[in-house]
Molecule: small-subunit ribosomal RNA
Organism: Bacteroidia bacterium
RNA sequence: AUGAUGGAGAGUUUGAUCCUGGCUCAGAACGAACGCUAGCGGCAGGCUUAACACAUGCAAGUCGAGCGGUAACAGGCCUUCGUAAGAAGGUGCUGACGAGCGGCGGACGGGUGCGUAACGCGUAAGUAACCUACCCUAUGGUAUGGGAUAGCGUCGGGAAACUGGCGGUAAUCCCAUAUGUGGCUUAUAUUACUAAUGUUAUAUAAGUUAAAGGCCAAUUGGUCGCCAUGGGAUGGGCUUGCGUCUGAUUAGCUAGUAGGUGAGUUAAGGGCUCACCUAGGCGAUGAUCAGUAGCUGUCCUGAGAGGGAGGUCAGCCACACGGGGACUGAGACACGGCCCCGACUCCUACGGGAGGCAGCAGUGGGGAAUCUUGGGCAAUGGGGGGAACCCUGACCCAGCCAUGCCGCGUGAAGGAAGACGGCCUUCAAGGUUGUAAACUUCUUUUCAAGGGGAGCAAGGCAUAUCGAUGGAUAUGUUAGCGUGUACUCUUGGAAAAAGCACCGGCUAACUACGUGCCAGCAGCCGCGGUAAUACGUAGGGUGCGAGCGUUGUUCGGAAUUACUGGGCUUAAAGGGUGCGUAGGCGGAUGAAUAAGUUAGCGAUAAAAAACUUCGGCUUAACCGGGGUCUUGUUGCUGAUACUGUUCAUCUAGGAUUUACACGACGUAAACGGAAUUCCGGGUGUAGCGGUGAAAUGCGUAGAUAUCUGGAGGAAUGCCGAAAGCGUAGGCAGUUUACGAGUGUAUAAUUGACGCUGAUGCACGAAGGCGUGGGUAGCGAACAGGAUUAGAUACCCUGGUAGUCCACGCAGUAAACGAUGAGUGCUAGACAUUCGGCCUAUAUAGUUGAGUGUCGCAGGGAAACCGUUAAGCACUCCGCCUGGGGAGUACGUCCGCAAGGAUGAAACUCAAAGGAAUUGGCGGGGGCCCGCACAAGCGGUGGAGCAUGUGGUUUAAUUCGAUGCUACGCGAGGGACCUUACCUGGGCUCGAAUGUUACCGACAAGCAUAACAGAGAUGUUAAGUUCUCUUCGGAGUGGGUAACAAGGUGCUGCAUGGCUGUCGUCAGCUCGUGCUGUGAGGUGUUGGGUUAAGUCCCGCAACGAGCGCAACCCCUGCGAACAAUUGCGGAGAGUUCUUGCGAGGACUUUUGCACUUUGUUCGGACAGCCUUCGUAAGAGGGAGGAAGGUGGGGACGACGUCAAGUCAUCAUGGCCCUUACGCCCAGGGCUACACACAUGCUACAAUGGUAGGUACAACGAGAAGCGGUCGUGCGAGCGAUAGCGGAUCUUAAAAAAGCCUACCUCAGUACGGAUUGUAGUCUGCAACUCGACUACAUGAAGUUGGAAUCGCUAGUAAUCGCGGAUCAGCUACGCUGCGGUGAAUACGUUCCCGGGCCUUGCACACACCGCCCGUCAAGCCAUGGGAGUCGUAUAGGCCUGAAGUCGGGGGUAGCUCCCUGCCUAGGGUCUGUGCGGUGACUGGGGCUAAGUCGUAACAAGGUAGGCGUACCGGAAGGUGCGGCUGGAUCAUAGCCUUC
Repeated sequence: AUGAUGGAGAGUUUGAUCCUGGCUCAGAACGAACGCUAGCGGCAGGCUUAACACAUGCAAGUCGAGCGGUAACAGGCCUUCGUAAGAAGGUGCUGACGAGCGGCGGACGGGUGCGUAACGCGUAAGUAACCUACCCUAUGGUAUGGGAUAGCGUCGGGAAACUGGCGGUAAUCCCAUAUGUGGCUUAUAUUACUAAUGUUAUAUAAGUUAAAGGCCAAUUGGUCGCCAUGGGAUGGGCUUGCGUCUGAUUAGCUAGUAGGUGAGUUAAGGGCUCACCUAGGCGAUGAUCAGUAGCUGUCCUGAGAGGGAGGUCAGCCACACGGGGACUGAGACACGGCCCCGACUCCUACGGGAGGCAGCAGUGGGGAAUCUUGGGCAAUGGGGGGAACCCUGACCCAGCCAUGCCGCGUGAAGGAAGACGGCCUUCAAGGUUGUAAACUUCUUUUCAAGGGGAGCAAGGCAUAUCGAUGGAUAUGUUAGCGUGUACUCUUGGAAAAAGCACCGGCUAACUACGUGCCAGCAGCCGCGGUAAUACGUAGGGUGCGAGCGUUGUUCGGAAUUACUGGGCUUAAAGGGUGCGUAGGCGGAUGAAUAAGUUAGCGAUAAAAAACUUCGGCUUAACCGGGGUCUUGUUGCUGAUACUGUUCAUCUAGGAUUUACACGACGUAAACGGAAUUCCGGGUGUAGCGGUGAAAUGCGUAGAUAUCUGGAGGAAUGCCGAAAGCGUAGGCAGUUUACGAGUGUAUAAUUGACGCUGAUGCACGAAGGCGUGGGUAGCGAACAGGAUUAGAUACCCUGGUAGUCCACGCAGUAAACGAUGAGUGCUAGACAUUCGGCCUAUAUAGUUGAGUGUCGCAGGGAAACCGUUAAGCACUCCGCCUGGGGAGUACGUCCGCAAGGAUGAAACUCAAAGGAAUUGGCGGGGGCCCGCACAAGCGGUGGAGCAUGUGGUUUAAUUCGAUGCUACGCGAGGGACCUUACCUGGGCUCGAAUGUUACCGACAAGCAUAACAGAGAUGUUAAGUUCUCUUCGGAGUGGGUAACAAGGUGCUGCAUGGCUGUCGUCAGCUCGUGCUGUGAGGUGUUGGGUUAAGUCCCGCAACGAGCGCAACCCCUGCGAACAAUUGCGGAGAGUUCUUGCGAGGACUUUUGCACUUUGUUCGGACAGCCUUCGUAAGAGGGAGGAAGGUGGGGACGACGUCAAGUCAUCAUGGCCCUUACGCCCAGGGCUACACACAUGCUACAAUGGUAGGUACAACGAGAAGCGGUCGUGCGAGCGAUAGCGGAUCUUAAAAAAGCCUACCUCAGUACGGAUUGUAGUCUGCAACUCGACUACAUGAAGUUGGAAUCGCUAGUAAUCGCGGAUCAGCUACGCUGCGGUGAAUACGUUCCCGGGCCUUGCACACACCGCCCGUCAAGCCAUGGGAGUCGUAUAGGCCUGAAGUCGGGGGUAGCUCCCUGCCUAGGGUCUGUGCGGUGACUGGGGCUAAGUCGUAACAAGGUAGGCGUACCGGAAGGUGCGGCUGGAUCAUAGCCUUC
C1' cells in the first nucleotide's frame, strides 16, 4: 500500500407555495427470452419448466505372477494320408484366454436438488465413548494336517428367464491342531494423570486368540503376498456451544415422553431398545403446528451498513421409478447389487418373466427457453495388475448457439463546380445532406491463393553397453487436437464486411407531409377533436455499435422499515385511565472479582474467487507465481476507567412518623326549600295554548287565570369564578358516619427499598341489555297538525321505551391538551388557588405546590409550542409506513343480545393528505358609493296600428345578432336594382383587372333596319370609323391559347382591425429596500378626508408608472381687434300701400356705439372673511356673469366574458372551378293560428273643433332649394325670378302659447283603425309591394292584472322644426335644434350593482362551483352458500410382504418347517387443515354526458363531527352524552399597549 479513494438526482397532488407521502425514471447485473440485424478471432457458458416418460449405443472393470482348466484365436509338436503344397485327427506344449472358483475394485469418479428448518450446513470445540481396506513405519511370524464346492460330465424341468438330481475336481476357498513377540478378558499389587466418570504404565497369575501362497531364480537369494501387534497418515462415526426463512388469524405440546436402576444392541456414548421405578420434560428468549427452502465458500448490487441470489467451479448433505428391508464388506442399508410391496412399460407358449438415463450423447413431452446419438485415452486423474497392458462419456479435445466478456476490422490522406439527386424554404435565389460522393495518391489488419511451420512428452517400451538380479547410460519409438492448428512469408486488389434504437419533458437529438379523440402512441406526466417537434412516413439529427432495442428478474436511487439513518398536537401514528408480573434501565463511597469491555501473543478461518504486485498468451478477456484479505470464532497472558456480580458503608431518590392546612374526592344514611305536574275545594267566565303565520290539542261536563289544602318524582337557584378535588371517566342543597388523597413545615426513622411496564387485573361518560321497583318533568319510536313540488325532517300538539333506584352485564366516545410515564437542565412578566417565612414600601417582598395568559433562547412544514415544551438530554412502554377496498371478510376470544377485541387479501387509483398564500364566493360581519331603494313625475304591461324577433309556413321566405351586453340591432331608407335566397333560361380565361404569345384578306365601337326571344342573348343586311410615330414600329380595344381569376362558400374556437360589457367603477402595477424556507406580504393596510389610491397624518418603507384630475371642444360674463351679405344713422333715388301724412322694399352713400359674427385674451384659485379641525378639508358669508370638478361633450387603466363581427375591410388554413363563379327574367326577403320586444296614436274638457293673433334655433340646397304669377276643394300641375348661400330659397302662421266662440261627459263634434270610390306624384314599372289627396265609412279603446322602465334642473314632462339615407317611400325609427317648463330626495333597514377591510371555505373552468347515497346498465375481483371434488394429516380397528431379532419343532445336518414382536402397503370408521368448483345470495371497485333527491363544503341555508339507540326510497332524521376540528353578535373576564 492493501476488500476499505468513498455518497449527484429528476418527473408527478396545487391557480401558485412549503411539507408529508406514494407512484415513475435515469445506473449496474443476468444460466435469460423475443424483435430487427450480422465480418473475424480468443476465453467462458448452455433444461431455471416435468425428481415427466424413455428407443438405441456407450458410462466398471481387472488379475493366468491365486485355481481347476482350454470354448474361441495364433503358433508349435505328435499321428495318419500325400512326391510336395497341404488335409484330417490328436496334444494346453507356447502366446494367450470364453465361462467358472478366488482376490481387489463396483461405498470412488459422474448426475440431480425430491426431501430436509435439521447438529442438515457454517464455525469453534470434544471423543478419557470409537472405527479406518489399500499406504508409510516398527517388531515378530508365515508350522503340521484335513475338507467341501463351482466349472466339467451325465440325466432332467421350462416358451423364456432360469433351474433340479447324480458323479468327480483345484486353490491366496473352508476347517482343525501347534506356536504366542504380542493383543484381549479376569484378579491382585504398585505408579502417573484428570474437575469428574475415568485413563495410562509396570509386575504376577489364570484363560483365550494367527497365517497362503505365487513368480523369477537356483545362492545363505530376490520380489509380490499372507498373519499378529504398536505407531503414523488418510478417511469417517458420534457429541456439544453459537449462527441459520415466514406465519400467533398456529398457544399450549409431550407416555419412550423426561430422568433413574439393570440388562441388551453397536465400532462407539445414549430411551438406541427392553424390564422396573419416579412424574417429569419443552414453551411468549415463540414450544407445537403450518408454509417455503438443500447449506456454504461465494455471486449481483450498494459509499457503507445492508438487501437479493446460491446456476457454472469448489466443500458438505440428501436422493437414485415411489415405499420398506436387510445382506456382503474396512467402508453401503449401495445410481448402472439383492429381497418385498406399489405404479408404469415391455416379452410371453398365459404357466411366468424382464426393466429403471436425477451417468454421456440422444428421443418424446412440458415450456418464452437451453447444444452432437462426435474424437481420443496423447495429457491429468482413477480401478485392477509385478509389469506390459486393459478399462475409464471422469477427463482432454472438437461440433452447434452473438448467450456473455474481451480484442480486431469494415479503410487512410487529399479533394468545392460546395456537382447530381433527396429534403426544407421567406422560391430568378437560398439552406442542408456535405469532404460526404465523384476523382487523385496510399495502405493490406482481415480476405483469397500459394509456401514455411511450432509447442503441449514427461514417462513407458524396444535395442545396445555396463551390471549375477534389482538397476544405470545412450539411441530409437509413441496417439489426439489436426487431411498442417497457432504463428509466419510471398502475391493480389479498397477490393468481400453496418446495423439498431431514439429525437414533447425527465433525456443527448427537429422539420415537412399524411391522419383528424380516428388510426394509433405511452416508463411517469400525458399526446391525437384540421396548422401534432408526442400517431404513420420521409429528410435531417442524437446515442450505442456486430450488435441494438424490448420484456422479465434483483439490488440501487428509497433516509420508502431509518443499526449506521425516520417518525407519532393538526399530515399515517400516544393505548380511555390506573395498579402491577416478567423484562429493560437505575443514586453516592470503598473493597473484591474480571463476565461484558480493552491490549498483546497464538490457533483456525480449505482451494478457487476478490484486491494488489510480478509474469505468460502480439493486447485484452483469460491464465500462472507471490503478497494481502476473509472485519469471524477460539485459546493463553495482562489491564480495570465504565457496566455487571459479591461484600461493606452513606443520604441527595423513595417510603414512614409528628404538626398544620385544603378541597363539588368516594360510599351510605337522614333532612330541607323553590319550581313543574297531578288531585280535592273556593272565586270566576270564554276562551286558553301555540306559531313566521296557523292548525291539531284543551275548554260551557266550566278550561286558562287566581286562592287554599294535599300527593309524588326528579333536579339542587343565588354563592359560582378560564375557582377547587380526583389516575381517568367524573364530582355541586344541608348534616352525620365511615374511608381515601394531596400540599406545607420542622425534626426524626429506614437506607436505593427506585423508574417504566408486554401478558394480566381493576376502574371506565352516554346509549344499550337482564331481573325487580319507580315514573313529576323531559322524551328516541309512534300519532296528529303545519311547511313543502314532496317533507318518512327542521316548527307545533301529544307521547312509549328510556332518563331515576337496587343488583348484575356491557367496555365503547372528538374517552381531546387530538400532546404516554419518569428524571435532570435551559430568560422572564403578569394574574390566580392552597400553605409557609418575613417584617411594615402592604395593591409589597420571599419560598414551596398547583392553575392560566404573554413572551426570550431554542424548536417547528407552517399554524404555533415555549420551566405545565411541541426546547436540550437520558430510561421504559404503546403506535405508524400511499389513498380506496376496510376497521370490512374469514378464523379465534369475550358477550344474553346489540356488539366488542384481534384483523387480512384480491381488485383499483396516481394521487389521498397537512399548513399557509392569492383570488373568487357566502341565504358571514363592518365601512362606503350609485335614480340601487325610498320620496316624486311620467310611462310600459290592456286597445288599434307601425317596426323588429321567435315560431310556423314556403320553391325561397338569404345571412348574422340571443340574459343584463339580441329583438325601430347590422339596415342612416328591400317595388326592379340592391340580393347574398328560390324557379327557369344562358356563359365557361369567364362580369372586372394584370402578364405573355399568336391572329392583320380583325378593328372594337357607333348609328340604322329586320327577325327570334321573357330577357340575357343570338341571327341577318347595308353604312361609317382608333391614337402616336424617328415610318422600323408601338399603344388602346377585339378574338384565340395560357398563366394569374372569381366565391356574401366553411372556420370569429386559427387571426388583424374595430366594437360591446363590467365602468368614468377607482382601481391596476413596477423599481429599490425590508420581511417570510416559500407562494407571497409590505408599499396599496390604519386614522381622517374626497366625486376620486383626491389629499393629509401616521407607518419598514422610499419613490415611480398606467388610470383620477387637468390640458381639448361647446356653452355661460367681459375686453381688444375686425366689419359683408350682419347691425345702426342720415341724405338721395326707384317702386309699392295710401285721400294726405306715414310706412315697407330695393339701389347708392356713411359708420361700427349697439345686436350679431369671427379671431385673440381675461375670468374661479377654497383667492378673501368667519367657525371647526394638527393637517387635508368642511360649514357659513361677501364679492362676482359664474362658487366649491359652474353645465355638457370627447377622452374608457390592468384586465374579464375563447363576448360580437371571416356578410364593411384585411387575412392563415380548408373547400368549389362548364360551378359553391358570372349574366338575365320572374318570384321571395312584405307569408300568418300565435308569442315576445321597442314605439306611435288614443281613450278626452289641463280637451276637441273653428276663427283671430305672438315668439325660435340647429340646419339643408344645383339632375337642387324654388320666390312670384296662373290653375285645381286638395295632393299637385303649368310658366318663371333669386341663390352654390349671414344676401336667395326651404320658410311660414314654427307648434304648444294667448284671445274669442261652440261642444258639456256621450263610445261623443273623443278616437281614428278598417273598408269603398275617385285621384295626384315619383319611377322602364306602384298587382304581389310605395307615399300622398278628396269624399264616404267610423273598429277596438272610458287609463290598463301580476310585473316592470326612465328621470335629480333648464332635468322629467310636453310642443313643434331641421338633417342623413333618398327617384319615391313603409320615418310613428334614428340623429340634431330650439319653445314652454315642474315635483321630490326624511334617509341607507331592505332589493340590485360596485369598491375597501375582515372572516369561513372540501371552490380555482372559481357557487351556473364542489359534492353524497339509493335505484337502473355494463365489466371486474371477492365473501357466504345446500353440497360436491381433490389434497395433506391425526386417531381407532382389521389385514399384513420382504426382512432383522427372538422362541419352538424336526433332522445326521442345513440354506428345512412353524411361530412371536416390529412393520411397508392395503381396507374400513371417525375427525381436522387447506384448495378447486357451486344454483342462489351479500356488499365492494371501475365505467364523458341515465333516474330520484340535495346530506356535506359559506352560519351550506336545522353548525358539523364522535359513541350509542330507534326510525326512514336514498342521501339521512331524531333522542342521550361528550367534542370544536363552529360562523356571527352581545356581555363579562384575562392578556398586551396607552